[in-house]
């Protein structure tokens, strides 16, 4: 570095929900919640999906695919 794995330890994140906030709206964001995730870090590049309309937009990375990044073992 490359590959595979979550045994083990040290651990991360955090779905509905609900409250306050921003947004025409999908949806964000801060509290608390924990549904679950071995990259459920990070990107809007292709694909899907939403959401507005005339456009030339947005929005989802916990939808799938692509790209960097990362911890432990073991090879």
């Nucleotide at each position: 570095u490359u590959c595979u794995u979550u045994a083990a330890g040290g651990g991360g994140u955090a779905a509905a929900c609900u409250c306050a906030u921003c947004g025409c709206g999908a949806g964000g964001u801060g509290a608390g919640g924990a549904c679950a995730c071995a990259a459920a870090g990070u990107u809007a590049a292709g694909g899907g999906u939403c959401u507005a309309a005339c456009a030339u937009a947005g929005a989802u990375a916990g939808c799938c695919u692509a790209a960097c990044u990362g911890c432990a073992a073991g090879a």